[in-house]
Context: one part of a larger RNA
RNA sequence: GAACGAACGCUGGCGGCGUGCCUAACACAUGCAAGUCGAGCGAGAACGCCUGCUUCGGCAGGUUAGUAAAGCGGCGAACGGGUGAGUAACACGUGAGUCACCUACCCUCCAGUAGGGGAUAACACUUCGAAAGGGGUGCUAAUACCGUGUACGGUCCCGACCGUGUCUGCGGAUGGGACGAAAGGUGGCCUCUCUAUAGAAGCUGCCGCUGGGGGAUGGGCUCGCGCCCCAUUAGCUAGUUGGUAGGGUAACGGCCUACCAAGGCGACGAUCAGUAGCCGACCUGAGAGGGUGAUCGGCCACACUGGAACUGAGACACGGUCCAGACUCCUACGGGAGGCAGCAGUGGGGAAUAUUGCACAAUGGGCGCAAGCCUGAUGCAGCAACGCCGCGUGAGUGAUGAAGGCCUUAGGGUCGUAAAGCUCUGUCAGGGGGAGCGAAAGGAGUACGGUUAAUAUCCGUGCUCUAUGACGGUACCAUCAGAGGAAGCCCCGGCUAACUCCGUGCCAGCAGCCGCGGUAAGACGGAGGGGGCGAGCGUUGUUC
Numbered sequence: 001g002a003a004c005g006a007a008c009g010c011u012g013g014c015g016g017c018g019u020g021c022c023u024a025a026c027a028c029a030u031g032c033a034a035g036u037c038g039a040g041c042g043a044g045a046a047c048g049c050c051u052g053c054u055u056c057g058g059c060a061g062g063u064u065a066g067u068a069a070a071g072c073g074g075c076g077a078a079c080g081g082g083u084g085a086g087u088a089a090c091a092c093g094u095g096a097g098u099c100a101c102c103u104a105c106c107c108u109c110c111a112g113u114a115g116g117g118g119a120u121a122a123c124a125c126u127u128c129g130a131a132a133g134g135g136g137u138g139c140u141a142a143u144a145c146c147g148u149g150u151a152c153g154g155u156c157c158c159g160a161c162c163g164u165g166u167c168u169g170c171g172g173a174u175g176g177g178a179c180g181a182a183a184g185g186u187g188g189c190c191u192c193u194c195u196a197u198a199g200a201a202g203c204u205g206c207c208g209c210u211g212g213g214g215g216a217u218g219g220g221c222u223c224g225c226g227c228c229c230c231a232u233u234a235g236c237u238a239g240u241u242g243g244u245a246g247g248g249u250a251a252c253g254g255c256c257u258a259c260c261a262a263g264g265c266g267a268c269g270a271u272c273a274g275u276a277g278c279c280g281a282c283c284u285g286a287g288a289g290g291g292u293g294a295u296c297g298g299c300c301a302c303a304c305u306g307g308a309a310c311u312g313a314g315a316c317a318c319g320g321u322c323c324a325g326a327c328u329c330c331u332a333c334g335g336g337a338g339g340c341a342g343c344a345g346u347g348g349g350g351a352a353u354a355u356u357g358c359a360c361a362a363u364g365g366g367c368g369c370a371a372g373c374c375u376g377a378u379g380c381a382g383c384a385a386c387g388c389c390g391c392g393u394g395a396g397u398g399a400u401g402a403a404g405g406c407c408u409u410a411g412g413g414u415c416g417u418a419a420a421g422c423u424c425u426g427u428c429a430g431g432g433g434g435a436g437c438g439a440a441a442g443g444a445g446u447a448c449g450g451u452u453a454a455u456a457u458c459c460g461u462g463c464u465c466u467a468u469g470a471c472g473g474u475a476c477c478a479u480c481a482g483a484g485g486a487a488g489c490c491c492c493g494g495c496u497a498a499c500u501c502c503g504u505g506c507c508a509g510c511a512g513c514c515g516c517g518g519u520a521a522g523a524c525g526g527a528g529g530g531g532g533c534g535a536g537c538g539u540u541g542u543u544c
Base pairs, nucleotide, nucleotide: 001544002543003542004541006540007539008538009537010536013391014390015389016388017387018386019384020383021349026347027346028345030344031343032342035075036074037073040072041071047066048063049062050061051060052059053058082302083301084300092226093225094224095223096222097221098220101219102218106215107214108213109212110211111210112209113208114148116146117145123138124137125136126135127134128133154179155178156177157176158175159174161172162171163170164169184207185206186205187204188203189202191200192199193198228274235265236264237263240262241261242260243259244258245257246256247255277299278298279297280296281292282291283290284289304325305324306323307322308321327338328337329336330335355381357380358379359378363377364375365374366373367372394424395423396422397421404415405414406413407412428485430480432477433476438471442466443465444464445463446462447461448460449459450458488533489532490531491530492529493514494513495512499528500527501526502525503524509516510515
């Protein structure tokens, strides 16, 4: 000199964009942060609708088209969000490999979606319990569950062929055998039947379901190189190193087991100990290098502490389950409930770090055919000079060089065109008005095209109409008024820009280093003046 997630002191007008628990991975009151689908299913209170009766009060029956709280079922909940404890490791970075692997949803291609069955929740009755939560009996549905049938392709076994590779193999074609699928829903048209509303056959749109091939995406595993410090840690290792066989996994492998061999690593630093999430990057520096790993992005790890598996395409799962532990809470003492390192917020710790805000309007995500619902992701607003950037606190003129302060050699000098006065301007703040864009998806109508037997339906495109804004009365605008509401902080001995007077008298004090102060202190304290920076200025800490 530069930098900072800074803190502290004094001071403080506005705006834009960013940033904001670095400490206790300490403990947490309260609210919210993951739901959705009625176009999978049964049931359905109150309301509604329909029918009947009616003493006009209502009662009874029906209905699911609409809807609440629940239930079965599906998908999601493994994303998104947080934190940095642990980890010196294939954790990360980079480059390869997988002939050793998986991949729900998405895209594409091929082939199917036949025909049956038995339950169970909800519900009703009953029962145990203070509660949390259970038990029993009975009823019922499905895109829930289970057989049967079928099998393009698939998996496995047996046989034989071709291509390729160093090999286990891989790819292709082929004969036989075994195994092994599914689910429907919702619209439309037309015909028939009964009859005026349904049902059935047929055709068809959309959304699904099942098996398989390919793609895309995401992931698992393996290897080379790189990756802090320590020798006042020199030896470490028994599943240890390798082999055979088996088990296990999506998959290779001591991953695990049995047996066999006795290996494997190490001064090119093993092992032990210490410290630490890694990187893109950030800071500094001419560079080489040094330091850092906040915000943003990628990867990893963790979710009260320790352990475990279940479900699932995916977890050994932050707002799931089980066990143990510590802690907190409830209890009828028998027993139960909980996990903010999600967003706010509280206590505590600390030099120190914000609102228990608004909205799903946009972007993105989950579910859904869709409308839509959910979303503390996100978009915004609030607080803080915490940082960077921009603007303002007025401009011109004005010498009786006013008053006053300070100094003085008492003449004067200086603050100083500074002020006053005069002439103007109108940024920001104040009062007033006040958008556009962020909005197009969506809905309705209509035209055309495609699908089709079809002018239905459905899909696509165009046109017309229409709805949707948290931010926000914000940005912005003109006008109004009127210089009005807006300057401080540090320093002045040398380094280092800037000097005098008074007070003090080795005292009180200053100080980054050298050093000042013991009666004329440019170094202490005050004043006047001056220098520097300026909504900031200094100090402290840390890095180069």
RNAcentral holds the full RNA, with entries from ENA. Predicted 3D model of a 544-nucleotide part of an RNA (small-subunit ribosomal RNA, 5' domain) from an uncultured prokaryote. Its mean pLDDT, the model's own confidence on a scale to 100, is 81.